Transfer RNA from an uncultured Pseudomonadota bacterium, 71 nucleotides, folded computationally.
[in-house]
RNA sequence: GCGAGUGUAGCUCAACGGUAGAGUGGGAGCUUCCCAAGCUUUAGACGGGGGUUCAACUCCCCUCACUCGCU
Numbered sequence: 001g002c003g004a005g006u007g008u009a010g011c012u013c014a015a016c017g018g019u020a021g022a023g024u025g026g027g028a029g030c031u032u033c034c035c036a037a038g039c040u041u042u043a044g045a046c047g048g049g050g051g052u053u054c055a056a057c058u059c060c061c062c063u064c065a066c067u068c069g070c071u
Stems, first nucleotide, its partner, number of pairs: 001070007010024004018054001026042005047063005
């Protein structure tokens, strides 16, 4: 330099173009003599910019970061 893939919550991962979810972790409460475990509840995210569309995590373009392959 060329090609391909990935980017969503603190972390690991989902999501037919139609209200962004789960596990784990964090906060609060219940339970317990205490801890752990368990139960209830709560906060938290679509890498960035544009386009298409009534409506975009999803489709298109550019860009950024990372991974793999080729040279």
Record summary:
It was read from a public genome assembly. Its Rfam family is "tRNA".